RNA sequence: AAAAAUCUUUGGGGCGUGGUGAAAUUCCACACCGGCGGUGAUAGUCCGCGAACGCUUUUACAAGCGCCGAAUGGGUGAAAUUCCCAUACCGACGGUUAAAGUCCGGAUGGAAAAAGAGAGGU
Numbered sequence: 001a002a003a004a005a006u007c008u009u010u011g012g013g014g015c016g017u018g019g020u021g022a023a024a025u026u027c028c029a030c031a032c033c034g035g036c037g038g039u040g041a042u043a044g045u046c047c048g049c050g051a052a053c054g055c056u057u058u059u060a061c062a063a064g065c066g067c068c069g070a071a072u073g074g075g076u077g078a079a080a081u082u083c084c085c086a087u088a089c090c091g092a093c094g095g096u097u098a099a100a101g102u103c104c105g106g107a108u109g110g111a112a113a114a115a116g117a118g119a120g121g122u
Stems, first nucleotide, its partner, number of pairs: 006117005016030004031102002033091002035049004044089002053066005071087005093105003
C1' cells in the first nucleotide's frame, strides 16, 4: 500500500378537494409517489438486482429453483429510450360496511446496496 475474513451503521415514497352511495383515503374526476447498481449525460417505463408471491428440500433456521409491471413523439448535444417540451403508461400478498401503488397488517421484519472499521498472514 492493496485485497480478504469479520464487525458496525444506514438502507421506500405517496389520497388533498369534489362526486355517487347506507357504506369507498378502495369506485368516478382532478391530485400525489417513484428502492439499489449500471449507462458516452441525471432513468418508476433501457440493462440487471431486490422486496413480495409460488414450488421443492428442511424439525427449524435456511437453501435452491421459478415468477417478477409500464413510453412514445419532438428538441438540444460529440454523446441522453436518462436532460428539456408534449402526451401516455405501470405498481406484490392478506384485510376492509365497497373493488386500494397512496389506509391497516405481516414489518420495531428482511433485502438489493451504500458508507465506515478491519487483527494475523502476504
Predicted 3D model of a 122-nucleotide RNA (FMN riboswitch aptamer (RFN element)). Its mean pLDDT, the model's own confidence on a scale to 100, is 81. Rfam family: FMN riboswitch aptamer (RFN element). Rfam links the family to the GO term FMN binding. The sequence was found by an Rfam model in a public genome assembly.